Predicted 3D model of a 350-nucleotide part of an RNA (small-subunit ribosomal RNA, central domain) from a rhizosphere metagenome.
The RNAcentral record of the full RNA draws on SILVA.
Its mean pLDDT, the model's own confidence on a scale to 100, is 87.
Its Rfam family is "Bacterial small subunit ribosomal RNA".
[in-house]
Context: one part of a larger RNA
RNA sequence: CUGGGCGUAAAGCGCGAGCAGCUGGCUCUGCUAGUCUGAUGUUAAAUCUUCUGGCUCAACUGGAAGGCCGCAUCAGAAACGGCAUAGCUAGAGCGGGUAAGAGGCAAGCGGAACGUGCGGUGUAGGGGUGAAAUCCAUUGAUAUUGCACGGAACACCAAAAGCGAAGGCAGCUUGCUGGCGCCCUGCUGACGAUCAGUCACUAAAGCGUGGGGAUCAAAAAGGAUUAGAUACCCUUGUAGUCCACGCCCUAAACUAUGCACACUAGCUAUUGGGAGCAUCGACCCUUCCAGUGGCAAAGCUAACGCGUUAAGUCUGUCGCCUGGGAAGUACGAGCGCAAGCUUAAAACUC
Numbered sequence: 001c002u003g004g005g006c007g008u009a010a011a012g013c014g015c016g017a018g019c020a021g022c023u024g025g026c027u028c029u030g031c032u033a034g035u036c037u038g039a040u041g042u043u044a045a046a047u048c049u050u051c052u053g054g055c056u057c058a059a060c061u062g063g064a065a066g067g068c069c070g071c072a073u074c075a076g077a078a079a080c081g082g083c084a085u086a087g088c089u090a091g092a093g094c095g096g097g098u099a100a101g102a103g104g105c106a107a108g109c110g111g112a113a114c115g116u117g118c119g120g121u122g123u124a125g126g127g128g129u130g131a132a133a134u135c136c137a138u139u140g141a142u143a144u145u146g147c148a149c150g151g152a153a154c155a156c157c158a159a160a161a162g163c164g165a166a167g168g169c170a171g172c173u174u175g176c177u178g179g180c181g182c183c184c185u186g187c188u189g190a191c192g193a194u195c196a197g198u199c200a201c202u203a204a205a206g207c208g209u210g211g212g213g214a215u216c217a218a219a220a221a222g223g224a225u226u227a228g229a230u231a232c233c234c235u236u237g238u239a240g241u242c243c244a245c246g247c248c249c250u251a252a253a254c255u256a257u258g259c260a261c262a263c264u265a266g267c268u269a270u271u272g273g274g275a276g277c278a279u280c281g282a283c284c285c286u287u288c289c290a291g292u293g294g295c296a297a298a299g300c301u302a303a304c305g306c307g308u309u310a311a312g313u314c315u316g317u318c319g320c321c322u323g324g325g326a327a328g329u330a331c332g333a334g335c336g337c338a339a340g341c342u343u344a345a346a347a348c349u350c
Stems, first nucleotide, its partner, number of pairs: 003322004007304002012318001014201001016199002021194001023192001025088003029084004034080001035077008048066007091191001092188003095184004103177007110154001114150008125136002162169002206247006216240001220236004258317003262313002266295011299306002323350003332343004
């Protein structure tokens, strides 16, 4: 010496289910191809180490012994690992009780706003901007008011809040349905953790077919601005935005931080639940569990910062990185209707 890393320098797969693989709690007994001990054999010579000799010394070199990496056979050990048997309950799961929630799907309903149509009142402007103009308006606009229709989104409550694996989820009601917390400790008895491949889900945009179309608005047109203005601003406005079904599969899919277990000072706020105390009861207070935030000891870090929700201290396992550009490109392959996605180089150059 027997790599080092992945919050921001290159690097955590967008997220989950999970086969193979790798890995695995406590106790007894037995076996043992891993492991450990000993013996024997072998391990050519040279090289290496020690002793000793030869060249005046040394390098070099002769001799003897030993060693290294192993291998084979035999004998033994049984702590660890493995296999087998029997058992345990602290992991995991089930059950009973209880409770919170924008978790998902479907149907129905509601009010505000907006737009449009028709009618009333009413008259010359309205709209828009830095200022204007395009634009709308005497065929009566804007404003106001009544009725009707339409589509989309749900103010306040609302929170550092909650739920979900992630994407994400918010008016109200009903139905169906997934997951989680806490309490009891009744049941099973290691059934666990991770997971290449595989499968499922996956915002927005986009695509296909059919609907729908209020608002907003890529493209497009016009008005301005400007030296120009294929922009920013304004007036319009089509795809799209919405629904059903089928695709696409990508994001600063971010906590830029994979998952699981254990351990390691605290303070504070808040959500859900339990126990105690208290009380008529609810609060308050003490304490336990699960989450979500802020601050901070030790420790870590290049620093920033992280800090029991770790980026601290360990273990298991998967993924990924290895100078910049060329390049997430070419080629090949798979997938896709397409757009393209996934996998993924090199020459050359600095």